[in-house]
RNA sequence: CGACGAUAAAGGCAAACUGCGGGUGACCGUGGGACGCAAAGUAAAGGAUCUUAUACUUACAGGGACUUAUAUAAGACAGCCUUACUGCCGAA
Numbered sequence: 001c002g003a004c005g006a007u008a009a010a011g012g013c014a015a016a017c018u019g020c021g022g023g024u025g026a027c028c029g030u031g032g033g034a035c036g037c038a039a040a041g042u043a044a045a046g047g048a049u050c051u052u053a054u055a056c057u058u059a060c061a062g063g064g065a066c067u068u069a070u071a072u073a074a075g076a077c078a079g080c081c082u083u084a085c086u087g088c089c090g091a092a
Base pairs, nucleotide, nucleotide: 004090005089012037013036017032018031019030020029021028022027035079041085042084043083045082046081047080049076050075051074052073053072054071055070
């Protein structure tokens, strides 16, 4: 320097649930709380998933609403995968 990751040491993050606040929503911020995490650090570039709006299709005698699938647009998510950048420790 590149890999690798221990019942090591030091320190770190914080799922579900929940108080308060924000958002139509996915979800986010903060306090409590720990299921887990060696990148559970950062970045929405690709895929997945999810949300909202619109269009179209199906359905219906007709209208409306809802649901499902698809498309478009705008978003969410880095604790789903890939990618880019950065980083603590050192047994085998």